[in-house]
RNA sequence: GCGGCCGUAGCUUAGCCCGGUUUAAAGUGCCUGCCUGUCACGCAGGAGAUCACGGGUUCAAAUCCCGUCGGCCGCG
Repeated sequence: GCGGCCGUAGCUUAGCCCGGUUUAAAGUGCCUGCCUGUCACGCAGGAGAUCACGGGUUCAAAUCCCGUCGGCCGCG
C1' cells in the first nucleotide's frame, strides 16, 4: 500500500442482514433504601450510551451509502 471483519452505558454483549412507529435492551459493576450487631448474600428502586466521528439517502437511520479515525486478521 491492498483486502476482510469490528467500533452500542465503567465492563461484556443483544439489536444491524430485511430502516418503523413514545421511550436503544440484558448481564455485571455503581448509587439509595430494606434486611443484618457489621459486612456479604438476598429484595426493592435509581442514575448512566446524541450507538467511534462527519456527511448523504429517506417521511423516518444504531440499522442503508460515502469518507475519516481507531482496533484485529490476511496479502504484498
Description:
Transfer RNA from a Candidatus Portnoyibacteriota bacterium, 76 nucleotides, folded computationally. The RNAcentral record of the sequence draws on ENA. It matches the Rfam family "tRNA". Rfam describes the family as follows. Transfer RNA (tRNA) molecules are approximately 80 nucleotides in length. Rfam classes the family as a transfer RNA.